The prediction has a mean pLDDT of 78. The RNA shown here (c-di-AMP riboswitch aptamer (ydaO/yuaA leader)) has 150 nucleotides and comes from an Actinomycetales bacterium. It was read from a public genome assembly, where an Rfam model found it.
[in-house]
RNA sequence: ACCGACAACAAGCCAAUCGACCACUGGCAGCAGCGGGGGAACCAUCAGCGAACGUCCCCGGACGUUCUUGGGGUGAAGCCGGUAGUCACCGGCCGGGCUAGACCUCUUGCCCGAACCCGACAGCUAACUUCGUAGGCGUCGAGAGGUCCC
Numbered sequence: 001a002c003c004g005a006c007a008a009c010a011a012g013c014c015a016a017u018c019g020a021c022c023a024c025u026g027g028c029a030g031c032a033g034c035g036g037g038g039g040a041a042c043c044a045u046c047a048g049c050g051a052a053c054g055u056c057c058c059c060g061g062a063c064g065u066u067c068u069u070g071g072g073g074u075g076a077a078g079c080c081g082g083u084a085g086u087c088a089c090c091g092g093c094c095g096g097g098c099u100a101g102a103c104c105u106c107u108u109g110c111c112c113g114a115a116c117c118c119g120a121c122a123g124c125u126a127a128c129u130u131c132g133u134a135g136g137c138g139u140c141g142a143g144a145g146g147u148c149c150c
Stems, first nucleotide, its partner, number of pairs: 012137003018030001019031001021027002033133006043123001050067008070121001071118004078093006094113005101148008
C1' cells in the first nucleotide's frame, strides 16, 4: 500500500409499528398518532362444494374435534415460458426498495420478489365490532424537471 473479517459509533434506511403516562434495568387490559380484519342497503358475483374421526338422529342430515388440496388474509413479494425432473436454474412481463429538508414525474445504476396466518369460510360496505403498534438493518447511486418548507 492492497485485500478480507470483526467490533463500536452513527444524524440515517425498510416497515403501520409510535409518542404520552407510570410506582421506570421495567410497566402500560392502547390514552394520542399510525395501520389491519370482520360487517347493511345499492352495486357486483352466480352449478355444487374438500378430507378424517366422534356423538346424535327423522338415514341423510345436524353438531363437535382435527387437517389442508378449494378459497381467503397481512405483505412489494405475482404471472407466463424454457431446461431439469424433488430441490433448483434461466428468461420475459409486472411489483417493491435505495439520493441526509419533504414529496411527485421521467431516465438510468444496484438490489428484493420472502415469510406467516385463517381453516371449507369471509365481494364492496355506513352504523357497529375487533386486532396490531413488532422486527430487521446501517441507507451516501446518479441525471433532468416540478411543487413545498427553511